[in-house]
Context: one part of a larger RNA
Formats: sequence, C1' cells, structure tokens
RNA sequence: CUAUGCUGAAGGAACUCUGCAAAUUGCAUCUGUAACUUCGGGAAAAAGAUGACCAUCUAUCGGCAACGGUGGAAUGGUGGCACAUAAAUGGGGGUAACGACUGUUUACCAAAAACACAGGGCUCUGCGAACACGUUUAAGUGGAUGUAUAGGGUCUGACGCCUGCCCGGUGCUGGAAGAUUAAGAAAAGGGGUGCAAGCUCUGGAUUGAAGUCCCAGUAAACGGCGGCCUUAACCUUGAAGGUCCUAAGGUAGCGAAAUUCCUUGUCGGGCAAGUUCCGACGCGCAUGAAUGGCGUAACGAUUUCCCCACUGUCUCCAGCAUAGACCCA
Repeated sequence: CUAUGCUGAAGGAACUCUGCAAAUUGCAUCUGUAACUUCGGGAAAAAGAUGACCAUCUAUCGGCAACGGUGGAAUGGUGGCACAUAAAUGGGGGUAACGACUGUUUACCAAAAACACAGGGCUCUGCGAACACGUUUAAGUGGAUGUAUAGGGUCUGACGCCUGCCCGGUGCUGGAAGAUUAAGAAAAGGGGUGCAAGCUCUGGAUUGAAGUCCCAGUAAACGGCGGCCUUAACCUUGAAGGUCCUAAGGUAGCGAAAUUCCUUGUCGGGCAAGUUCCGACGCGCAUGAAUGGCGUAACGAUUUCCCCACUGUCUCCAGCAUAGACCCA
C1' cells in the first nucleotide's frame, strides 16, 4: 500500500452525481398514535415507559400428602459500568412523479415508469364456427367432449369524474342503377380452295363475374382537430366584428410538465446563499381525452426534494487485528 474487520477527541453530511458506504433502530409487555382514506386501512405510524435477582402475597394445574409445574399484582430490598447484558433482530417522518395493487422480465452489465393483471370497449364467429397447425390446397388435429353469459383478434388497463368536434384521405361494412373489365361465347364481313355442297384461315359487332369507379355508413378503426386584419374615452387587453381556407378547426381537463427550444421563464415557499424541489401563472417551440384525459387511499429493493436521529462520508486523519503485496535474511 491492498482486502476484510474493530475503535476514535471536537464537529455532525461541511463528503458526494446521490448520506454511496457505515452508523443509528431492533425483542417482549404496557401506554399512546396524525393527515388522508376506497372506512378495510394508514399503524409496529409517530412518541414514551418497563425488563436481572430476592422477600412478602396470589391464581391455576398435577399429587392422598410431602411437594412440584405454569402464570399474576403491589410494596420493599440486593448486585453490576451495563439486566431484551450473547446471537438473531425495523432507523423514522414529510413532499412530489410514475405505475392502482400481489406478480413477470433482458440465465452472464438494465427489475423499471417496461410486461402482465382484474375491469372497460370495438370487432369476428351459427358450428364440419371463426381462427390456428398440417398439406399445396388431402385426411386429420387444436378450438371443444365448448355453443354467442361461448370462442378468436385487437386496443385500453383497479377505482372515481369523464371520454368533445371531424367520415374529406386510408381502411372496414353495406348497396346496387350506370361506367369500366378477363377467360369464355360470338354476328356481319373478308381470304384460300373447290363445279358445287363444303372444308379451312381470319374477323370481331355483341355477350360476359368479382373488383375498381360510384352511393351511403363507420373514429374505444388508421388518423386529423387553422390563418390574417380591426376593435372599449390613458395605456394594456379584446367580450365583439371582418375576411380567407378547411372534413373539422383542440371541448373538459392539465400545463416551463418523464412533454418548454428561448430558459436558471416570472412570482411565491423553503436556504445566510437553491440551474434541483414544492405551489402558482400560461401565446402549450411541439399538452389533451381508451395511441385514453385528470384525480386517487393502499402498495413499490422505482425516481425527486426536505427534515429528525445517527454516524470516520467529510474537516483530517490516527491506532489496532487478520491475510496478502513489498523489503531483508
């Protein structure tokens, strides 16, 4: 010096990306326990007290009894630095974000806010079901010894309050008058040959399905949800008006946000001092309603900020133990 332990004056997070690591707490009984809440919780919340042994007393069980076992209360006393004497054995509180929850995951750098989930919606499927495996369009099998309160696909994701406008484009569903349209069918006409009947080569009027065009419906289908100008007797703002465009011009909510470039926005709070944090504001570069919006008790080896306790994280290092490295023999 490295690793692993132990101890430390005064201070106590000044360390640092971050209290990472360590320390504190820890058991039992008794007391006591907030906001909030889905009334179940939150809760071991928090915050306190007691604990060894002896004497007196007492309950109960076993026993014929002597006596033994298991508990309980109060008072008095005894010993130690220390009485849950070792080991094992929660630090606590507040704010916010995300996800409701228990669960699942990158075997060997990611455990999460990702996946799943109960619940919600849409859609397909009438049974030899849809769908899937198999085969190249077979048998057979799953679905299912199920039958629309069933099964498949897809999106959302407990619960509460809700889920606005647009069907022009794309998709899907329905419609059938017309237009277009393949193979096939096929009239007139024409060529060859023949005396002719005919045979043969052409020709293409017309006919001809689904689809497409067309007409409707449909957004918890894919998706989308404007610009400019003027205006109130200070200024500012603009309820209001005008105009252009659109399928329709973003509703309720939320909002410098896991989304805000400018930006350390501005104001308030917390600190002596705060690019983080919390509460507001809102012309939101580029929020927004099941690609769900906004809340939310409980929960989380999740993330953010703050406080108490605690500490060698630090001021600032020191000593000890064990094993190695290293030096000498």
A computed fold for a 329-nucleotide part of an RNA from Rickettsiales bacterium UBA4270, annotated as large-subunit ribosomal RNA, domain IV.
Its mean pLDDT, the model's own confidence on a scale to 100, is 86.
Its Rfam family is "Bacterial large subunit ribosomal RNA".